[in-house]
RNA sequence: CGGUGAGGUAGAGGUGCAAUUAAUAUAAGUAAUCAACAGGAGAAUGACACCUAUGAUUGUUGAUGAAAGGAUUAGUUGCCGAAGCGUAAUAAGCUGUCAAUCUUAUUAUUGCUGGGAUGUCUUCUGAAAAAGAAGCAUACUGUCAUGCUAUUACAAAAGCAUGGAGGACUACUGAUCGA
Numbered sequence: 001c002g003g004u005g006a007g008g009u010a011g012a013g014g015u016g017c018a019a020u021u022a023a024u025a026u027a028a029g030u031a032a033u034c035a036a037c038a039g040g041a042g043a044a045u046g047a048c049a050c051c052u053a054u055g056a057u058u059g060u061u062g063a064u065g066a067a068a069g070g071a072u073u074a075g076u077u078g079c080c081g082a083a084g085c086g087u088a089a090u091a092a093g094c095u096g097u098c099a100a101u102c103u104u105a106u107u108a109u110u111g112c113u114g115g116g117a118u119g120u121c122u123u124c125u126g127a128a129a130a131a132g133a134a135g136c137a138u139a140c141u142g143u144c145a146u147g148c149u150a151u152u153a154c155a156a157a158a159g160c161a162u163g164g165a166g167g168a169c170u171a172c173u174g175a176u177c178g179a
Base pairs, nucleotide, nucleotide: 001178002177003176004175007173008172009171010170011169014080016079017078018077019076020075021074022073023072024071032064033063034062035061036060037059038058042051046098047097048096083113084112085111086109087108088107089106090105091104092103093102114141115140117138118137119136121135122134123133124132125131143164144163145162146161147160148159149158
């Protein structure tokens, strides 16, 4: 000086991601409880237990009257595979008991997704045309590569088009190889 870029540090995307606190509305005048009247044998469960002629389930009237999850607003904290989803395993929990489902945590799979938005689209969750998850579609946006605008000495920067993926990209450092 040139090549490669193991490793380390820092950084960018933006309605960026996640956790947490408080308030508010919704859930809902619902569930549940109590009283009166009617009524007259079951009700509940995957199974058993519990409840019931001292009147079940149910209906009417009246009184009292929640909560969880999710949402909005205002903050705080940690961050940029932030995080989310799928599969498998393990542990704990929900309850009267067992099971099942579900929830939480951890690990593995170096599985999938760059990011957010929109959609009375499809499926699931949910009280819900709220919201969330997955899929699909639409354009947007950041990054890199290629080509063109455009070969004028060149570069940089900008614009357009196409395509790829975060194990990425940028910067610094530093490792290694060659002369």
The prediction has a mean pLDDT of 75. A computed fold for a 179-nucleotide RNA from Ornithinibacillus caprae, annotated as Lysine riboswitch aptamer. Taxonomically the source falls in Ornithinibacillus (Bacteria, Bacillota, Bacilli, Caryophanales). It was read from a public genome assembly, where an Rfam model found it.